Molecule: c-di-GMP-I-GGC riboswitch aptamer
Organism: Bacillota bacterium
RNA sequence: AGCGACAAAGGCAAACGUAUCGAGAGGUACGGGCGCAAAGCCACGGGUCUUUACUCCACAGGGAGGAGACAGCCGGGCUGCCGAAA
Numbered sequence: 001a002g003c004g005a006c007a008a009a010g011g012c013a014a015a016c017g018u019a020u021c022g023a024g025a026g027g028u029a030c031g032g033g034c035g036c037a038a039a040g041c042c043a044c045g046g047g048u049c050u051u052u053a054c055u056c057c058a059c060a061g062g063g064a065g066g067a068g069a070c071a072g073c074c075g076g077g078c079u080g081c082c083g084a085a086a
Stems, first nucleotide, its partner, number of pairs: 003083002011036002016031006034072001040078003044075003047070005054065004
């Protein structure tokens, strides 16, 4: 460098519940524990989701921009614990 044990020491925490913030997607805290070897960090590419106000198209539902959310959807970037076998 690569790889990932029925290893050791630790770590994170889905659904759901309660509280709270937000218009919403969602965030945060506590409980909880489905899972995770990057389930640590970054919205860069794709994707999904939301959309009060603003702009444009349509003027009947709506669509696009813009603004946001998700890193536990897939890539990419940065960083990182442990050490059996091959």